A computed fold for a 71-nucleotide RNA from a Candidatus Falkowbacteria bacterium, annotated as transfer RNA. The prediction has a mean pLDDT of 80. The source organism's lineage runs through Bacteria, Bacteria candidate phyla and Candidatus Falkowiibacteriota. Its Rfam family is "tRNA". Rfam classes the family as a transfer RNA. Gene Ontology term of the family: triplet codon-amino acid adaptor activity.
RNA sequence: GGGGGCGUGGUGAAGUGGCAUCACAGGGGUCUCCAAAACCUCUAUCGUGGGUUCGAUUCCUACCGCCCCCG
Numbered sequence: 001g002g003g004g005g006c007g008u009g010g011u012g013a014a015g016u017g018g019c020a021u022c023a024c025a026g027g028g029g030u031c032u033c034c035a036a037a038a039c040c041u042c043u044a045u046c047g048u049g050g051g052u053u054c055g056a057u058u059c060c061u062a063c064c065g066c067c068c069c070c071g
Base pairs, nucleotide, nucleotide: 001070002069003068004067005066006065007064010024011023012022013021018054026042027041028040029039030038047063048062049061050060051059
């Protein structure tokens, strides 16, 4: 220098056009003499900026970060 893959709550992952889901962790509550367990509940503008679209986490593009391959 060229090519490819990935980026989603605090953590690990799903979701691939129609208002984002699960587990764990954390906050609050119920229960209990107190705790644990159990149950209920809360926590996200999906790396950033543009574009396409009635509508973008999803498609296109440029950056940024990480990983791999070629030279």